[in-house]
RNA sequence: CAAAGCCAACCGUUUAAUUCGCUGAGAGGCGAAACGGGGGACCCGUACCAUCGGGGUGAAUGAAUCGGAACGAUCGAUUCUAGGGUAGCUCUUGGCCCGAACCCGACAGCUAACCCCGUCGACGAGCAGAGUCAACUU
Numbered sequence: 001c002a003a004a005g006c007c008a009a010c011c012g013u014u015u016a017a018u019u020c021g022c023u024g025a026g027a028g029g030c031g032a033a034a035c036g037g038g039g040g041a042c043c044c045g046u047a048c049c050a051u052c053g054g055g056g057u058g059a060a061u062g063a064a065u066c067g068g069a070a071c072g073a074u075c076g077a078u079u080c081u082a083g084g085g086u087a088g089c090u091c092u093u094g095g096c097c098c099g100a101a102c103c104c105g106a107c108a109g110c111u112a113a114c115c116c117c118g119u120c121g122a123c124g125a126g127c128a129g130a131g132u133c134a135a136c137u138u
Base pairs, nucleotide, nucleotide: 011124012123013122014121018033019032020031021030022029023028034119035118036117037116038115039114044109053107054104055103056102057101062080063079064078065077066076067075083098084097085096086095093128
């Protein structure tokens, strides 16, 4: 000097997952707002009986090939893919990523009133260019 790693703060990203009040030494507890999800009429829609169930949150669907297997199912890997993310918003372009996981338990179309539930978790030495100009500040 450079690189890598670790820690902290600021500023941020993803997600609904934030803020505030009361109480408490604190941990926590209780509540409110905000955001999000589920159930639930008329009307409308669906239509045959299937257990090979069906349904929900989520961007996370689908396919091919290979291995094990070897009728198949299931499992694993690779490559792609519907779709999703990337510093207000929209579009274009470009690069870099994700394309999972879980839940209900025989049961749910939509759905006013009404009822119920959630407030996690995981990350960034990164911030691209052009257009547009919403909010805030000076």